[in-house]
């Protein structure tokens, strides 16, 4: 030294991830809201109800007609941050006038190496996108077998999973 256990830096997969009042671009949408007229005729207002509003001086609603969005979701590019990046599912706590659903933050278990592709399903306004399953080929690691090679190494085949693998270090065990 090799080796075992407990740690700590750093790193590498690539169509790699993941933030943003970066800009573009689609859709949301010729929709809503608003104006004008018509019809209508007692109720009705972006989830329910609570308040609040609006309404026979004619409300919702439907039809023309005139003008016209925004949000959540996305793609693409910029920056920055990264490499359990992160995403997702389920459950707890939490946030606005209030209650409750739903959303969003935060946690906390469960799953997945990564990314493409197809096919169901599911959330979704959706032909975007995301997730599950399911198949496919691909791609990084690692073990194990097989073949070439003196050897480094490479090829080919099964298997594992990020609690992984790589390099380097600390501390301890041990002889």
């Nucleotide at each position: 030294a090799g080796u075992u256990g407990a740690g700590g830096u750093a790193g590498a997969g690539g169509c790699g991830c993941g933030a943003u009042g970066u800009a573009u671009c689609a859709a949301g949408a010729g929709u809503a809201a608003g104006c004008u007229c018509g019809u209508g005729g007692a109720g009705g207002c972006g989830g329910g109800g609570a308040g609040g509003c609006c309404g026979a001086u004619g409300a919702a609603a439907c039809a023309a007609g005139c003008c016209a969005a925004a949000a959540g979701g996305g793609a693409u590019u910029a920056u920055c941050g990264c490499c359990g990046a992160a995403g997702u599912a389920u459950g707890g706590u939490u946030u606005a006038u209030c209650c409750c659903a739903a959303a969003g933050a935060c946690c906390a278990u469960g799953c997945u190496g990564g990314g493409c592709c197809u096919a169901u399903a599911u959330c979704g306004a959706a032909u975007a996108g995301g997730u599950a399953u399911a198949g496919g080929a691909c791609u990084g690691u690692c073990a194990c077998c097989g073949a070439a090679g003196u050897a480094a190494u490479u090829c080919g085949g099964u298997g594992g999973a990020g609690a992984g693998c790589u390099a380097c270090u600390u501390c301890a065990a041990g002889a």
Record summary:
Model confidence (mean pLDDT): 75 of 100. This is a predicted structure of a 175-nucleotide RNA (Lysine riboswitch aptamer) from Tepidanaerobacter acetatoxydans Re1. The same sequence occurs in records of 2 taxa. Lineage of the source: Bacteria > Clostridia > Thermosediminibacterales > Tepidanaerobacter > Tepidanaerobacter acetatoxydans. Rfam family: Lysine riboswitch aptamer. Rfam links the family to the GO term lysine biosynthetic process.